[in-house]
Predicted 3D model of a 122-nucleotide RNA (SAM riboswitch aptamer (S box leader)) from Halalkalibaculum roseum.
RNAcentral holds the sequence, with entries from Rfam.
Lineage of the source: Bacteria > Pseudomonadati > Balneolia > Balneolaceae > Halalkalibaculum.
Model confidence (mean pLDDT): 83 of 100.
It matches the Rfam family "SAM riboswitch aptamer (S box leader)". About the family: The SAM riboswitch is found upstream of a number of genes which code for proteins involved in methionine or cysteine biosynthesis in Gram-positive bacteria.
RNA sequence: CUCUUAUCGAGAAAGGCAGAGGGAUCAGGCCCUGUGAAGCCUUAGCAACCAUUUCGCAGUCUUUUCAAUAAGCUGCGGGAAAGGUGCUACUUCCUGCUCCAUAACGUGGAGAAAGAUAAGCA
Numbered sequence: 001c002u003c004u005u006a007u008c009g010a011g012a013a014a015g016g017c018a019g020a021g022g023g024a025u026c027a028g029g030c031c032c033u034g035u036g037a038a039g040c041c042u043u044a045g046c047a048a049c050c051a052u053u054u055c056g057c058a059g060u061c062u063u064u065u066c067a068a069u070a071a072g073c074u075g076c077g078g079g080a081a082a083g084g085u086g087c088u089a090c091u092u093c094c095u096g097c098u099c100c101a102u103a104a105c106g107u108g109g110a111g112a113a114a115g116a117u118a119a120g121c122a
Base pairs, nucleotide, nucleotide: 003120004119005118006117007116008115013043014042015041016040017039021032022031023030026096027095028094029093044088045087046086048085049084050083052080053079054078055077056076057075058074059073061072062071063070092114097111098110099109100108101107102106
């Protein structure tokens, strides 16, 4: 990098360097930005996934017991904390493709595609 699965309307800041762009690509919009963009560094914070821990429920599971009795394991849900990643403007900023509704170029809804993040296989 490819592939698979899940999630993506919540949440979360300052300082230093730097000096013009940025919001994934393309297009159309709309925003942010010398009251300092991107990028790098430091500190802080948030809590999506993995891991840790705890509580509750469940089980054609394993061992154990007279016994769902005890321990473990697996699954689901709630909490804690913040280790590994990640993240800290605007719904993934909105739209683009398909379908449905509607009198309607409009509007609304569902899905897809693409993207981001995590975990996993190779």